Predicted 3D model of a 387-nucleotide RNA (Bacterial RNase P class A) from Fidelibacterota bacterium UBA7301.
The organism belongs to Fidelibacterota, within Bacteria.
The coordinates come from a structure-prediction model, not an experiment, and the mean pLDDT is 76.

RNA sequence: AGAGCCGAUCGGAUAGUUGCUCCCAAUCCGCAGUAAGCGUAAUUGGGGGAGGAAAGUCCGAGCACCGCAGGACAGGAUGCCUCCUAACGGGAGGGCGUCGUUUUUAGGCGACGGAAAGUGCAGCAGAAAAUAAACCGCCAUUUGAUAAGCUUAAGGGCUUGCCCUGAGCUUGUCGAAGGGUAAGGGUGAAAAGGUGGUGUAAGAGACCACCAGUUCCCGCUGCAAAGCUGGAUGCUUGUAAACCCCAUCCGGUGCAAGAUCAAGUAUACCCCGAGAUAUAGUUCGUAUCGCUAAAGGGGAGGGUUGAUCGCGUGAUCCUUUCAGAAAUGAAGGGACCAGAUGAAUGGCUAUCAAUUACAGAACUCGGCUUACAGAUUGGCUCUAUUU
Numbered sequence: 001a002g003a004g005c006c007g008a009u010c011g012g013a014u015a016g017u018u019g020c021u022c023c024c025a026a027u028c029c030g031c032a033g034u035a036a037g038c039g040u041a042a043u044u045g046g047g048g049g050a051g052g053a054a055a056g057u058c059c060g061a062g063c064a065c066c067g068c069a070g071g072a073c074a075g076g077a078u079g080c081c082u083c084c085u086a087a088c089g090g091g092a093g094g095g096c097g098u099c100g101u102u103u104u105u106a107g108g109c110g111a112c113g114g115a116a117a118g119u120g121c122a123g124c125a126g127a128a129a130a131u132a133a134a135c136c137g138c139c140a141u142u143u144g145a146u147a148a149g150c151u152u153a154a155g156g157g158c159u160u161g162c163c164c165u166g167a168g169c170u171u172g173u174c175g176a177a178g179g180g181u182a183a184g185g186g187u188g189a190a191a192a193g194g195u196g197g198u199g200u201a202a203g204a205g206a207c208c209a210c211c212a213g214u215u216c217c218c219g220c221u222g223c224a225a226a227g228c229u230g231g232a233u234g235c236u237u238g239u240a241a242a243c244c245c246c247a248u249c250c251g252g253u254g255c256a257a258g259a260u261c262a263a264g265u266a267u268a269c270c271c272c273g274a275g276a277u278a279u280a281g282u283u284c285g286u287a288u289c290g291c292u293a294a295a296g297g298g299g300a301g302g303g304u305u306g307a308u309c310g311c312g313u314g315a316u317c318c319u320u321u322c323a324g325a326a327a328u329g330a331a332g333g334g335a336c337c338a339g340a341u342g343a344a345u346g347g348c349u350a351u352c353a354a355u356u357a358c359a360g361a362a363c364u365c366g367g368c369u370u371a372c373a374g375a376u377u378g379g380c381u382c383u384a385u386u387u
Base pairs, nucleotide, nucleotide: 001383002382003381004380005379006378007377008376009375010374012352013351014350015349016348017347018346020049021048022047023046024045025044026043027042029039030038031037051358055369056368058367059366060365061364062363063254064253065252066251067289070288072286073285075250076249077248078247079246080094081093082092083091084090095112096110097109098108099107113245114244118243119242120239121238122237135185136184137181138180139179141177142176143175144174145173146172147171148170149169150168151167152166154165155164156163157162158161193211194210195209196208197207198206212236215232216231217230219228220227221226258309259308260307261306267300269299270298271297272296279293280292281291282290316335317334318333319332320331321330322329323328
């Protein structure tokens, strides 16, 4: 200097003026009336007012209600080890695997228990996809045809030594039948582990040597997952975000939960509705237990659609010290920081700055995921050059 990787912060500011909303105090008004106190509106003063994701509604919880929130089944979720946490499918660190300059980096990702309990699946191609097999090929046996060579004790001819026919044997070629084979070739993502040899009619972990993998054992390191050295065994496809098996965990519904007050009316109606050989209801489902009971369920009809609470003091935030590799924990000090309900933070002026991107709470918190123009900044890896 270049390229790459991991993280943090910010993502408009100030002043004036005016408008909106919540809280506190005072004045005024009304009730009460010695006073204290309560309340509507108005006025004045003071203080506060959207995010790192407020988004998604994907997980976990706080809180509320319901049967003791029974137990069981079904169902669902998670899945390497250690630690953290209220808990989690989250976080920190590590292990293993994989991607990443070619192996090797910083680092990213992992749906990371089990294939030796069982079942299923692997399209097309291929003979055959796991109790899996013969398309081409190789081997020997039987047999047919044919070529060459050798032998001949049979027959024939004649030139007495040759020729012809036949028979037998050997080798080769082509074909048929059944048998052996899975080393070679072909198909495919994958074909009974790989290389070399012995052996065989031809072959094969059939056997041997070396190697990889799986399972088991001893030892060493580590809290552990696991790693390393050595030895032994069977001789070895993959797949569980296929069914399944194993381990651990899970009651449900949800702030439109729920609680209180006010106001008002009509339930005079219809159907179902049990008695131990048992009906109905009971906060996902099935049955059971307990409890309730003409309770309860369904239909038709009537009244109300108002107010207050829940609603922000929290597993909260800032900071210092200690412990820890870190996540985080403990102790001390300090702070109060939005509460709307057709839904609050806007308008104007001036100056500065510039990057104005994604984008507005609705009970709260811890996470995950997604979106984001750009500015500032910390650390790490590699390459080249110089010292």